Predicted 3D model of a 524-nucleotide part of an RNA (small-subunit ribosomal RNA, 5' domain) from an uncultured organism. The coordinates come from a structure-prediction model, not an experiment, and the mean pLDDT is 87.
Context: one part of a larger RNA
RNA sequence: GAUUGAACGCUGGCGGUAUGCUUAACACAUGCAAGUCGAACGGUAACAGGCCUUUCGGGGUGCUGACGAGUGGCGGACGGGUGAGUAAUACGUAGGAAUCUGCCCAGAAGCGGGGGACAACUUGGGGAAACUCAAGCUAAUACCGCAUAAUCCCUACGGGGAAAAGCAGGGGCUCUUCGGACCUUGCGCUUUUGGAUGAGCCUACGUCAGAUUAGCUUGUUGGUAGGGUAAAGGCCUACCAAGGCAACGAUCUGUAGCUGGUCUGAGAGGAUGAUCAGCCACACUGGGACUGAGACACGGCCCAGACUCCUACGGGAGGCAGCAGUGGGGAAUAUUGGACAAUGGGCGAAAGCCUGAUCCAGCAAUACCGCGUGUGUGAAGAAGGCCUGAGGGUUGUAAAGCACUUUCAGCGAGGAGGAAAGGACAGACGCUAAUACCGUUUGUCUGUGACGUUACUCGCAGAAGAAGCACCGGCUAACUCUGUGCCAGCAGCCGCGGUAAUACAGAGGGUGCAAGCGUUAAUC
Numbered sequence: 001g002a003u004u005g006a007a008c009g010c011u012g013g014c015g016g017u018a019u020g021c022u023u024a025a026c027a028c029a030u031g032c033a034a035g036u037c038g039a040a041c042g043g044u045a046a047c048a049g050g051c052c053u054u055u056c057g058g059g060g061u062g063c064u065g066a067c068g069a070g071u072g073g074c075g076g077a078c079g080g081g082u083g084a085g086u087a088a089u090a091c092g093u094a095g096g097a098a099u100c101u102g103c104c105c106a107g108a109a110g111c112g113g114g115g116g117a118c119a120a121c122u123u124g125g126g127g128a129a130a131c132u133c134a135a136g137c138u139a140a141u142a143c144c145g146c147a148u149a150a151u152c153c154c155u156a157c158g159g160g161g162a163a164a165a166g167c168a169g170g171g172g173c174u175c176u177u178c179g180g181a182c183c184u185u186g187c188g189c190u191u192u193u194g195g196a197u198g199a200g201c202c203u204a205c206g207u208c209a210g211a212u213u214a215g216c217u218u219g220u221u222g223g224u225a226g227g228g229u230a231a232a233g234g235c236c237u238a239c240c241a242a243g244g245c246a247a248c249g250a251u252c253u254g255u256a257g258c259u260g261g262u263c264u265g266a267g268a269g270g271a272u273g274a275u276c277a278g279c280c281a282c283a284c285u286g287g288g289a290c291u292g293a294g295a296c297a298c299g300g301c302c303c304a305g306a307c308u309c310c311u312a313c314g315g316g317a318g319g320c321a322g323c324a325g326u327g328g329g330g331a332a333u334a335u336u337g338g339a340c341a342a343u344g345g346g347c348g349a350a351a352g353c354c355u356g357a358u359c360c361a362g363c364a365a366u367a368c369c370g371c372g373u374g375u376g377u378g379a380a381g382a383a384g385g386c387c388u389g390a391g392g393g394u395u396g397u398a399a400a401g402c403a404c405u406u407u408c409a410g411c412g413a414g415g416a417g418g419a420a421a422g423g424a425c426a427g428a429c430g431c432u433a434a435u436a437c438c439g440u441u442u443g444u445c446u447g448u449g450a451c452g453u454u455a456c457u458c459g460c461a462g463a464a465g466a467a468g469c470a471c472c473g474g475c476u477a478a479c480u481c482u483g484u485g486c487c488a489g490c491a492g493c494c495g496c497g498g499u500a501a502u503a504c505a506g507a508g509g510g511u512g513c514a515a516g517c518g519u520u521a522a523u524c
Base pairs, nucleotide, nucleotide: 001524002523003522004521006520007519008518009517010516013371014370015369016368017367018366019364020363021329026327027326028325030324031323032322035074036073037072040071041070043067044066047065048064049063050061051060052059053058081282082281083280090207091206092205093204094203095202096201099199100198104195105194106193107192108191109190110189111188112146114144115143121136122135123134124133125132126131151162152161153160154159166187167186168185169184170183171182174181175180208254209253210252215245216244217243220242221241222240223239224238225237226236227235257279258278259277260276261272262271263270264269284305285304286303287302288301307318308317309316310315335361337360338359339358343357344355345354346353347352374404375403376402377401384395385394386393387392408465410460411459412458413457414456418451422446423445424444425443426442427441428440429439430438468513469512470511471510472509473494474493475492479508480507481506482505483504489496490495
């Protein structure tokens, strides 16, 4: 000199853009943060409507819109947080072969015929509660056989094995038990091939310090056989051999998430890894598996432990390193805010619902950037202050006065853009038996904004509301007086102070920065 996620002292007008627990991976009150689908299903607790009935603040009926609880599907493995652990089961770069991959895209083949349950519900019982037991009824895209196999798997090449589910819209002929069958469209389902995406695995090289850590290792190193996995492999087991690593630093100890980057520097380097992005690890502590395409799963399950809470003492409940917020720790770090309008995600055919992701607002000079705190004129060089050699000098065109301007703030009006969608109607095309439906597209109409008193523009009034901080011995820009008297004090280094201190304290003046200025800490 540059820099910071900074803190502290004094001071403080506005705006924009960023950033904001670096400490206790300490403990957490409360609310919210993951749901959705009735176009899978049996149904109807609540609300609204229709209908029926009227003991009217009434009753019945799932008929309709819808829908609590339940069965079922998809999603809760993403998104969000933190950096404890980890020095290599990690990360970075470059390669590799023995793998899986829901949803998505493209292709091929199929979706035939049956069955028995379990919730919900009803009844009864246990329990303080959490919850739970028994009996009975019932549906499905839930579950289980049978058939078939383009394809796939196994094979001793003879053969053997493996599927599935329906729902919704519309409808001309034909049939009908009047429910539909049937046709067609859309979505869905099964098997399989390829792709895309994502994930698992292997190899090489690189990645902090200590030798006051020199030897380490027995599933250890390799082989055979088997098991196991989606998959190679001591990954696991039996047997066999005795290997493997190491001063090019093994092992041990300490420290640490890694990277793109960031800061600094002419560079080489050094330091660092907040925000943003990629990867990894973790989710009260330790262990375990289940489900699933994917987890050994933050807001799932089981066991153990510590802690907290409820209890009728028999037993139960919980996990903010999600967003806010509380206590604690600390020099120190914000609101128990608004909205799904946009972007994105989950579910859904869609409308839509959910979304503390996100977008916004609030707080903080924490940082960077921009603007303002007036402009011109004005010498009686006013008064006052300070100094003085007592003449004067200086503060100082500074003020006052006069003439202007009105940014920003204030008040009042107007007012974009962020909006693309979605819905309705009409037309064309495709599909089709069809001028239904559905899909694509065009046009017209309608219509969605948290921010928001938005940005921006115009008007109004009046200099009106807006300057401090540090320093002045040398380094280092800036000097005098008074007080003090090795005292009180200053100090980054040299050093000042013991009676004229430009170095302490105050004042006047000056210098430097400026809504900041200094100090401290830290890095180069």